This is a predicted structure of a 73-nucleotide RNA (transfer RNA) from Tautonia plasticadhaerens. Model confidence (mean pLDDT): 82 of 100. It matches the Rfam family "tRNA". By type it is a transfer RNA. About the family: Transfer RNA (tRNA) molecules are approximately 80 nucleotides in length. NCBI's taxonomy places the organism under Bacteria, Planctomycetota, Isosphaerales, Isosphaeraceae, Tautonia.
């Protein structure tokens, strides 16, 4: 060069024979406390690596592309 696997909130992972993009901790407010922790109650946060195709509709399908990881040699 080639094969294959992946790239989804700050971090770790969900969601696929196309149909509203979800959980954990982090994070912020309130309760509790002398104060903190902790516990528990609610909040905010992502146009899903880039860029185009296809379709009413795309994390999902196709095709280029950068990364990353494994194989081959």
């Nucleotide at each position: 060069c080639g094969u294959g696997u992946g790239a989804u909130c700050g971090c770790c992972c969900a969601a696929u024979g196309g149909g509203u993009a979800g959980g954990g901790c982090a994070c912020c407010a309130g309760a509790c406390u002398g104060a903190g922790g902790a516990u528990c109650u609610g909040g905010g946060g992502g146009u899903u690596g880039c860029g185009g195709g296809u379709u009413c509709g795309a994390c999902u399908c196709c095709c280029g592309c950068u990364c990353a990881c494994a194989c081959c040699a």